[in-house]
RNA sequence: CGAGUCAGUCAGGCAAUCGCUUUUUUAUUCGUAAAAGAGAGGAAAGUCCGGGCUCCACAGGGUAAGGCGCCAGAUAACUUCUGGGAAGCGCGAGCUUACGGAAAGUGCCACAGAAAAUAUACCGCCCCUUUAUUGGGGUAAGGGUGAAAAGGUGCGGUAAGAGCGCACCGCGUAACAGGUAACUGUUGCGGCACGGUAAACCCCGCCUGGAGUAAGGCCAAAUAGGAACCUGAUGGUGCGACCCGUACCAGGUUUGGGUAGGCUGCAUGAGGUGUUUGGUGACAAGCAUCCCAGAUUAAUGAUUGUCCGCGACAGAACCCGGCUUAUCGACUGACUCAAAUU
Numbered sequence: 001c002g003a004g005u006c007a008g009u010c011a012g013g014c015a016a017u018c019g020c021u022u023u024u025u026u027a028u029u030c031g032u033a034a035a036a037g038a039g040a041g042g043a044a045a046g047u048c049c050g051g052g053c054u055c056c057a058c059a060g061g062g063u064a065a066g067g068c069g070c071c072a073g074a075u076a077a078c079u080u081c082u083g084g085g086a087a088g089c090g091c092g093a094g095c096u097u098a099c100g101g102a103a104a105g106u107g108c109c110a111c112a113g114a115a116a117a118u119a120u121a122c123c124g125c126c127c128c129u130u131u132a133u134u135g136g137g138g139u140a141a142g143g144g145u146g147a148a149a150a151g152g153u154g155c156g157g158u159a160a161g162a163g164c165g166c167a168c169c170g171c172g173u174a175a176c177a178g179g180u181a182a183c184u185g186u187u188g189c190g191g192c193a194c195g196g197u198a199a200a201c202c203c204c205g206c207c208u209g210g211a212g213u214a215a216g217g218c219c220a221a222a223u224a225g226g227a228a229c230c231u232g233a234u235g236g237u238g239c240g241a242c243c244c245g246u247a248c249c250a251g252g253u254u255u256g257g258g259u260a261g262g263c264u265g266c267a268u269g270a271g272g273u274g275u276u277u278g279g280u281g282a283c284a285a286g287c288a289u290c291c292c293a294g295a296u297u298a299a300u301g302a303u304u305g306u307c308c309g310c311g312a313c314a315g316a317a318c319c320c321g322g323c324u325u326a327u328c329g330a331c332u333g334a335c336u337c338a339a340a341u342u
Base pairs, nucleotide, nucleotide: 002337003336004335005334006333007332008331009330010329012307013306014305015304016303017302018301020039021038022037023036024035025034026033027032041313045324046323048322049321050320051319052318053212054211055210056209060244061243062242063241065208066207067206068205069204070084071083072082073081074080085099086097087096088095089094100203101202105201106200107197108196109195122143123142124139125138126137127136128135151169152168153167154166155165156164170192171190172189173188174187175186176185177184178183216264217263218262219261226255227254228253229252230251231250235249236248237247238246271290272289273288274287275286276285277284278283
């Protein structure tokens, strides 16, 4: 100086004038006024996952259904995160993983190819026979097809070959050592089971009530306490489907008429910030400090001046922890590689 990898911060600034929403206090002629404050995000988005909270409801068992899937931790919990292992990619810093089981069973592997799984002989090689690869036998090492073809490389052996034998690797298995474990290493034994695929069905292990702030609660208003039909205790309703069980005594369909406002839930939290201790880390605990939006046809805008990195994606509606997606740019830290110079 260049190219990268991982992590973090910000999201136009400043000033002036007018405007909008809300909290607290005081006063009030109940219309408001004054003072002191506060006022959208890193994703508020998607509604994907997990919870808090509310109701069903006093709430159980089973089947089915759904989710997750290496090991150990963190957390309120999770399919999230942290650390480790294995496989793979990268020169490397690092990155990715839908990572249990194919010897329980079923299914699928198009086309090509001789043959796609208790799978085969097209070309080829060798032996015998014949005028003649004419006929017969052996072979799966060589070639071809394909994503994949009876473990791989080498040596020996053979008529030619083949784990046929041997060495190493691979595979299976036993013991020992390290590790909490996943797993790793060493030594021995065995010529060795008949490919792949489970993000195919399935098997195994673990987990799981439902609905949702338009949840729910209180007050007010209004009429027609309407009419017809069905089930009716061997019944009906509630509990996501079904069964058992259990609680209650009513439930459902069609039609007609009336009313529809307010308050609450609703912002003090699994909260933020700083620091100390423990831990590789996610994080946990202690101490100190702060209050940081609460609308309900839905609030933060407009104008002027100036600076510059010239401003993208984009707006809370019960709250929180994650994941995913969109995005103009600026800055910071650590690490890796390459070139040059000293």
Bacterial RNase P class A from a Gammaproteobacteria bacterium, 342 nucleotides, folded computationally. Its mean pLDDT, the model's own confidence on a scale to 100, is 77. Of the family's consensus pairs, 97% are formed in the model. The sequence was found by an Rfam model in a public genome assembly. Its Rfam family is "Bacterial RNase P class A". Its family is annotated with dimeric ribonuclease P complex, tRNA processing and ribonuclease P activity in the Gene Ontology. NCBI's taxonomy places the organism under Bacteria, Pseudomonadati, Pseudomonadota, Gammaproteobacteria.